[in-house]
Predicted 3D model of a 551-nucleotide part of an RNA (large-subunit ribosomal RNA, domain I) from a Bacilli bacterium. Rfam family: Bacterial large subunit ribosomal RNA. The sequence was found in a public genome assembly. Model confidence (mean pLDDT): 85 of 100.
Context: one part of a larger RNA
């Protein structure tokens, strides 16, 4: 010194766990804020370092309910000192308190600090000081004052009233890329997509045809499936890509401005309040004719006009009852296993020293609220005239519509290019009107533009509350199963870990010996200590030790 074999270090795989994660399903909730929000800084305990709870009333106060023996929150083990059947801790509804920053708004500012002034007030010989409440800006009403500049108006102040800021996605709108792909690249394409910014609401937007259509058709929107990878679009390249029609989810309509009258002002041009009236089979003012009139019927708080209260019902926020087994037997332990029982509208689950329908928590049923939200019904309570003829006159949204240059959207790249929008230059008609039917033109149908509301079908899920899982099992699952966005990195934007298991219960090892100590040897607990805190199982890599071969 090589090859085995065996025992044992180191290591930390896997195997079992699982308190944390994903993905989803059903309810519900969809805002929060100048009454100071989200978010934080610093404190608050008998001993307090973090978390978690709270705020100078600081590990808490007050009440009103639940509940019933123990209690002062976790890592935590400990002492001290208290509370508690006059009902404590604990949980649930309402309140009170709530330092400083922070939109921060009395002025500053390098957040969590500094440093005023008004009014009341406490103090003090007086000044310092100290309590309470106020002082930011901006729209908008109002009223007051008020220049140049005579009347005014600009301005300045006063009150009152909203606003500001946050917030996961969704949702409407502005502004809007590349890298990619075309196998290179410019039109395209990625994409009207990221990202930014602006605005909202529980959903948003859309929305009662100046529609779609081509049959004697339909009748706001929206969404879903079909049409359909069609029509069609396109360096006819990559590619991009519909509509109707049918089927279904839901279903709901209205309401102004004009004309007319009336009233009030008036600069005599008009203007505002009420009445009226709101459509395409044109319709409505006007003129006429019948009904009916204060009861009846009918409707109302999401549009249609609006403001609330009160009852009672449910639900939501604490909770209560809640069936049914014993004995042997192995073990450290019995739920295992033998035997004999019972329940079951409960044999879903989790826990108990090993695998319990009858040990515990539960389940299934069935009960339950002082308050306080919600949501339904009921009552108050509130609002309401139809219908017909008639056609001279007057109304029916104008810098509109439609043209022309330029550009956007439309599936449609300027094409035959219609429709929609509008930056610029022209610019109608008024019902015998006007737009549309994919260039025009006619016939022929289909609507009524240039004002507005508008539920419910649809999108999401920071969040609460039940539960699923041919999801993950600690290099997986979340970046975090652990005092994780935390230790650390970075001037900064920002990047960004690693870290789980002792046993049934600590019973966590008294005592002796060695050693300064660490460590280890006895004894001791345990079912086991090769289950000793560097603790479950403990694979190989690597080093040892003993022992057999061979050299």
């Nucleotide at each position: 010194a090589g090859c085995g074999c065996a025992u044992g270090g180191u290591g930390a795989a896997u195997g079992c766990c699982u308190u944390g994660g994903c993905a989803c399903u059903a309810g519900a909730a969809g805002c929060u804020g100048a009454u100071g929000a989200a978010g934080g800084a610093c404190g608050c305990g008998a001993c307090a370092a973090a978390c978690a709870g709270c705020g100078a009333u600081a590990u808490g106060c007050u009440u009103c309910g639940g509940g019933g023996a123990g209690c002062a929150g976790u890592u935590a083990a400990g002492u001290a000192u208290g509370c508690u059947u006059u009902g404590a801790u604990c949980c649930g509804g309402a309140g009170a308190u709530u330092u400083c920053c922070g939109a921060a708004u009395g002025a500053g500012g390098a957040a969590a600090c500094u440093c005023a002034c008004c009014u009341a007030u406490g103090g003090u010989a007086a000044u310092g000081c100290g309590u309470a409440g106020g002082u930011a800006c901006u729209g908008c009403a109002u009223a007051a004052u008020g220049a140049a500049u005579a009347c005014a108006u600009a301005g300045u102040u006063a009150u009152g009233u909203a606003g500001a800021a946050g917030c996961a996605a969704c949702c409407c709108g502005g502004u809007g890329a590349a890298c990619u792909g075309a196998a290179a690249c410019a039109u395209c394409u990625u994409a009207g997509u990221a990202a930014c910014c602006g605005g909202a609401g529980g959903a948003a937007g859309a929305g009662a045809a100046a529609g779609a259509a081509a049959a004697a058709u339909c009748g706001a929107u929206u969404u879903c499936c079909c049409c359909a990878g069609u029509a069609g679009u396109g360096g006819c390249g990559a590619g991009c890509g519909a509509a109707a029609a049918g089927g279904a989810a839901a279903g709901a309509g209205c309401c102004c401005a004009a004309a007319c009258c009336a009233g009030u002002c008036u600069u005599u041009g008009g203007a505002c309040u009420g009445g009226g009236g709101u459509u395409g089979u044109a319709g409505g003012a006007c003129c006429u004719u019948a009904u009916a009139u204060u009861a009846a019927a009918g409707a109302g708080u999401u549009a249609c006009a609006a403001a609330u209260u009160u009852a009672u019902g449910a639900u939501a926020u604490a909770g209560u009852u809640g069936a049914a087994u014993u004995g042997g037997c192995u073990g450290g332990g019995a739920a295992a296993c033998c035997a004999a029982a019972c329940u079951a509208u409960a044999a879903a689950a989790g826990g108990u020293g090993a695998u319990a329908g009858u040990c515990c928590u539960g389940u299934a049923a069935a009960c339950g609220a002082a308050a306080u939200a919600u949501c339904a019904u009921a009552a108050a309570c509130u609002c309401u005239a139809u219908a017909g003829g008639g056609u001279a006159u007057c109304c029916u949204g104008a810098g509109u519509a439609c043209g022309g240059c330029g550009a956007g959207g439309c599936a449609c790249g300027a094409g035959a290019a219609a429709c929609c929008u509008u930056g610029u230059c022209g610019g109608a008609a008024u019902c015998c009107a006007c737009g549309g039917g994919g260039a025009c033109c006619a016939u022929c149908c289909c609507g009524u533009a240039a004002g507005g509301c508008u539920a419910a079908a649809u999108a999401c899920u920071c969040u609460c509350u039940a539960g699923u899982g041919a999801c993950c099992g600690a290099u997986a699952g979340u970046g975090a199963a652990c005092g994780a966005g935390u230790a650390c990195c970075g001037u900064g934007a920002g990047g960004g870990a690693a870290a789980g298991g002792u046993g049934a219960a600590a019973a966590g090892a008294a005592c002796c010996c060695c050693g300064g100590g660490a460590g280890g040897g006895g004894a001791g607990u345990g079912a086991a200590a090769u289950a000793g805190a560097a603790u479950c199982u403990g694979a190989a890599a690597c080093c040892a030790u003993g022992u057999g071969c061979u050299u």